A computed fold for a 73-nucleotide RNA from a bacterium, annotated as transfer RNA. Rfam family: tRNA. Its mean pLDDT, the model's own confidence on a scale to 100, is 82.
RNA sequence: GCCAACUUAGCUCAGCUGGUAGAGCGGCGGUAUCGUAAACCGCAGGUCAAGGGUUCGAUCCCCUUAGUUGGCU
Numbered sequence: 001g002c003c004a005a006c007u008u009a010g011c012u013c014a015g016c017u018g019g020u021a022g023a024g025c026g027g028c029g030g031u032a033u034c035g036u037a038a039a040c041c042g043c044a045g046g047u048c049a050a051g052g053g054u055u056c057g058a059u060c061c062c063c064u065u066a067g068u069u070g071g072c073u
Stems, first nucleotide, its partner, number of pairs: 001072007010025004019056001027043005049065005
């Protein structure tokens, strides 16, 4: 330099051919216990990497940029 994949909550990851985003772990609060942990219930937490375009509507489709990983040279 060229090609490909990926970027979603604090972490690991879903998200079914476009219709207003979820799980597990973690955090906080509560129930229960003589008490703690486990257990159970609830809550908070995300301008979906950035910008632009298409569309009535974009995490999803198109373009550009940045980053990470792998391959080729």